[in-house]
RNA sequence: CCAGACGGCCGGGCGGUCGCGGGCCUCGCAAGAGGCUCGAGGAAAGUCCGGGCUCCACGACGACAUGGCGGCGGGUAACGCCCGCCGGGGGCGACCCCAGGGAUAGCGCCACAGAAAGCAAACCACCUCCCUCCGGGGAGGUAAGGGUGAAAGGGUGCGGUAAGAGCGCACCGCGUCGGUGGCAACAUCGGCGGCAUGGCAAGCCCCGCCAGGAGCAAGACCGAAUAGGGACCCCGCGCCCUUCGCAAGAAGGGUAGGGCCGUCGCCGGCCUGAGGGCGUCCGGGUAGGUCGCGAGAACCGUCCCGCGAGGGACGGUCCAGAGGAAUGGCCGCCGCGUCCGGGUCUUCGGAUCCGGGCGGCACAGAACCCGGCUUACAGGCCGUCUGGUCCG
Repeated sequence: CCAGACGGCCGGGCGGUCGCGGGCCUCGCAAGAGGCUCGAGGAAAGUCCGGGCUCCACGACGACAUGGCGGCGGGUAACGCCCGCCGGGGGCGACCCCAGGGAUAGCGCCACAGAAAGCAAACCACCUCCCUCCGGGGAGGUAAGGGUGAAAGGGUGCGGUAAGAGCGCACCGCGUCGGUGGCAACAUCGGCGGCAUGGCAAGCCCCGCCAGGAGCAAGACCGAAUAGGGACCCCGCGCCCUUCGCAAGAAGGGUAGGGCCGUCGCCGGCCUGAGGGCGUCCGGGUAGGUCGCGAGAACCGUCCCGCGAGGGACGGUCCAGAGGAAUGGCCGCCGCGUCCGGGUCUUCGGAUCCGGGCGGCACAGAACCCGGCUUACAGGCCGUCUGGUCCG
C1' cells in the first nucleotide's frame, strides 16, 4: 500500500434573531408581563421476548389444555438476552454459522429420477453352466464396478474367490463395557461386537423446564350544571255509589274540577282526576380536575474482584415529560455531499487547488418505565487482528 475480519464511537459545528413546551423566581387583585433554567434517539421504530408497577381471580396446592424454550457451566430482578466452554459445519487465515433433547415408545412422510426409497432391490455389468442362425438367448451366482437420486443396508487397503461379499484381517467409523481427565457438556485410552439400528421431530408425537388473567384507556382521589334516586319540611288531596273493615282507612266505579284539540263560546273528543314545590339536606354517577409521572435494576469518574458477561466500594451529577402531543423558522460563516467552469500534477485510474450553483444534509420523532432482540441508517472516525505485496 492492497484485500479482508472483529470491536467501539460520531452521525453536522459556531454565532445572531424570532418563536414553542415544562419548572422556578419577581411584579400584578386578576388577565398577564419579565428573568433564569431544562427540552428526543441510537434506534424514541417493530411491539417480538423478559421484568417493574396496577387491578381482577384464586384453596398460598395440583392437574389438563394451550403457547414457548431445549448442548454444558456462569451472569442477571428476569429472559427466548449476554459471557465462557463443548460438539458439528465453513474459510489459507483473522474469524463466522448452528431451532444443538429423543428416530430400538408409537404413527406418518421420503417428490422427480431410478430396477429398487424401508418386511430392500437387480437396469447395465461381472462370473459359472447350457443352447446358438455367432447378433445373441436361457438357468443360476454376485452386489465389487457403472447409471439414478438429497439419500442405495459402513469407508480405505490387503487377503480371499469362478466372480464376489465383514467372507477373513489391519486402520478409521459405529455400537457397547470399563479406566483416566474435567463441576459439566465432553475429550481420551483399552477390551469386546463383524455391522444390526437410512433420513425427516421449524410432521404429529415423547421427555424435561417456564407461563393465573388483563394492561397507564392499568388504577387512586376530588367532583359541578342538568336529569334521575332517597330523607325531612311546606301546601294540597271536593262530592256520590259499591265492596271490605269495630274504627281509622283502603280498593274500584262515576262526577265536580283541571289540561289539550277543533279560531272563541255552546257543544264534542281525548287525557287527568292526587299530587306538587327554581324548598333544605344526603348518596351514586357524568363533564372536568389532581395523582399515577420520572432520583433510578439511572448516568459519569477512580479503585478492587472476575478470562468475560458482570459484581462491589468511594466520589460526583440531576437528565424532557403531556394533554393528540413543544423540541422549530430565518440569516451569516465553516464542514460535508453533488454538479458546472478553470488551473497544476499524473503511473491516464485519478489526485489536488480556485471560483460558482444546488442540498439544511442518513435513518428517523418520546407518550407509564426499565433490560434485551430484531429491523432502518448518507457519510465519517478510532482500536486490535488476518492474508498478500514492496522497501529498509
Molecule: Bacterial RNase P class A
Organism: Phenylobacterium hankyongense